[in-house]
Context: one part of a larger RNA
RNA sequence: GAACGAACGCUGGCAGCGUGGAUUAGGCAUGCAAGUCGAACGGGAUCCGAUGGAUGAAUAGCAAUAGGAUUUCAUUGGUGAGAGUGGCGGAAGGGCGAGGACAAUAUGGGCAAUCUGCCCUGUCGCUGGGGAUAACGCCCCGAAAGGGGUGCUAAAACCGAAUGUGGCGGGUGAGGGCAUCCUCACUUGGCCAAAGGGGGGGACCGCAAGGCCUCCUGCGACGGGAUGGGCCCGUAGACCAUCAGCUUGUUGGCGGGGUAAUGGCCCACCAAGGCGACGACGGUUAGCUGGUCUGAGAGGACGGCCAGCCGCACUGGGACUGAGAUACUGCCCAGACUCCUACGGGAGGCUGCAGUCGAGGAUCAUUCGCAAUGGGCGAAAGCCUGACGAUGCGACGCUGCGUGAAGGAUGAAGGUCUUCGGAUCGUAAACUUCUGUCAUGAGGGAAAAGGCAAUCGCCGUGAACAACGGCGUGCGUUGAUGGUACCUCAAGAGGAAGCCACGGCUAACUCUGUGCCAGCAGCCGCGGUAAUACAGAGGUGGCGAGCGUUGUUC
Numbered sequence: 001g002a003a004c005g006a007a008c009g010c011u012g013g014c015a016g017c018g019u020g021g022a023u024u025a026g027g028c029a030u031g032c033a034a035g036u037c038g039a040a041c042g043g044g045a046u047c048c049g050a051u052g053g054a055u056g057a058a059u060a061g062c063a064a065u066a067g068g069a070u071u072u073c074a075u076u077g078g079u080g081a082g083a084g085u086g087g088c089g090g091a092a093g094g095g096c097g098a099g100g101a102c103a104a105u106a107u108g109g110g111c112a113a114u115c116u117g118c119c120c121u122g123u124c125g126c127u128g129g130g131g132a133u134a135a136c137g138c139c140c141c142g143a144a145a146g147g148g149g150u151g152c153u154a155a156a157a158c159c160g161a162a163u164g165u166g167g168c169g170g171g172u173g174a175g176g177g178c179a180u181c182c183u184c185a186c187u188u189g190g191c192c193a194a195a196g197g198g199g200g201g202g203a204c205c206g207c208a209a210g211g212c213c214u215c216c217u218g219c220g221a222c223g224g225g226a227u228g229g230g231c232c233c234g235u236a237g238a239c240c241a242u243c244a245g246c247u248u249g250u251u252g253g254c255g256g257g258g259u260a261a262u263g264g265c266c267c268a269c270c271a272a273g274g275c276g277a278c279g280a281c282g283g284u285u286a287g288c289u290g291g292u293c294u295g296a297g298a299g300g301a302c303g304g305c306c307a308g309c310c311g312c313a314c315u316g317g318g319a320c321u322g323a324g325a326u327a328c329u330g331c332c333c334a335g336a337c338u339c340c341u342a343c344g345g346g347a348g349g350c351u352g353c354a355g356u357c358g359a360g361g362a363u364c365a366u367u368c369g370c371a372a373u374g375g376g377c378g379a380a381a382g383c384c385u386g387a388c389g390a391u392g393c394g395a396c397g398c399u400g401c402g403u404g405a406a407g408g409a410u411g412a413a414g415g416u417c418u419u420c421g422g423a424u425c426g427u428a429a430a431c432u433u434c435u436g437u438c439a440u441g442a443g444g445g446a447a448a449a450g451g452c453a454a455u456c457g458c459c460g461u462g463a464a465c466a467a468c469g470g471c472g473u474g475c476g477u478u479g480a481u482g483g484u485a486c487c488u489c490a491a492g493a494g495g496a497a498g499c500c501a502c503g504g505c506u507a508a509c510u511c512u513g514u515g516c517c518a519g520c521a522g523c524c525g526c527g528g529u530a531a532u533a534c535a536g537a538g539g540u541g542g543c544g545a546g547c548g549u550u551g552u553u554c
Stems, first nucleotide, its partner, number of pairs: 001554004006550005013401006019394002026357003030354003035088003040085002047078008059066002095312003105236007114229002119225008127161001129159002136151006166192003169188008196217006204211002238284003245275003250272004255267003287309004291302004314335005337348004365391001367390003373387001374385004404434004414425004438495001440490005448481001450478003456472005498543005503524003509538005519526002
């Protein structure tokens, strides 16, 4: 000098863009952060009708009667809350950096040793049955959390059967390769599937539902693709030798188990190997990278924000489900801690967003919205989304703007210095003439927006003018930010300057006070009676909404 996720002191006008718990991976009140689908399924609270029956109030009437309010029952239509079965998603998104010096990371290869839901594409199929179970009703136990029994019921839930395009297994042959092997063709009494839902419709069948036709969607088997993983190998990147020897599943083999898959990954047996000064083993420290800072570079230091990968989710262990987890807001066990309890027993996990306590020199709102982007579910409308978009707070950083401009000498007053002549602050002020950025008030007022969607037109599919799909048209509807940005008008210089330094390094000097005192100080060093070095003042220098100090890096 440059830099910072900074802190501290003094000061502080506005805007834009960034950025903000670095310490206790310490403990957490409260709210929210993952749901969705009725076009998979049974069911149905509530509310609103319709039809029929019963009741029969006001009112009219002397009465009969007319009249129909109100209430209620039955049938039926619509609405569809809450819960349940089932599907998909809760493995993403979001947070943090504890652990880990290597099963990580970066980069380059390999898998003839591998998997891949949703998505795209191709081929072939979706036949015919069965038994349950939650919800619900009844009974029971428990303070609660919750649980048990019994009875009924549905499905794309569950279980057989059929079929087999195919796949797997067996056999034969051919070709190829990189040790195991790979590919293809033929063959085979072996093994293996499935589910339906929705819209519309002429003829024909059917009492009807429907069959039938058609479109959309879904399901099964197999092949290919895409995407995302898994495993293996090479190379690279910390310190300590005051760590020199380490190792028995250890190193290899054979056979098995296990996995999607190779492998001591695991096991039985056999052999005695394997690693090491090119640093094994041990210890300390540390998430890695793209990058960031600095530097002419070489290098050094760092890894916050953003992006990729890894690891973690109260601590330790374990599996289940699933395409995918050994699963942050799933399950089980143990432990510590907190809470509830009727003392028998239960509940919980902010290293999600806010917020709180603690510790700390130190780091924000318990805000708004799903309008945009993205994600999940859904045919869609839509619902959910503390991802995200916004706003707020902090001069924490960067950038921009302003605090006025021009004229103005009796060089005013006043301050300071003085050799008492004057000098200086100083065109500075006053004063005159202007301007109107920002702030203030008033009026107008966005872009960000593309979606959804009535109608209509064309094309495709189709027997069809229906339905559906595509393209176009587009009534209507939709913005958190926000009446914000921006524009116009109004008024008036009005509301907006400080901080540090002035002995040398180092730009900038005098007076007064103090008297080795009080104090200063980055280094050299100042201060003991004329201190340009302390303190105050005037002046000057530097930077400027900042300026200094401290810490750290180069």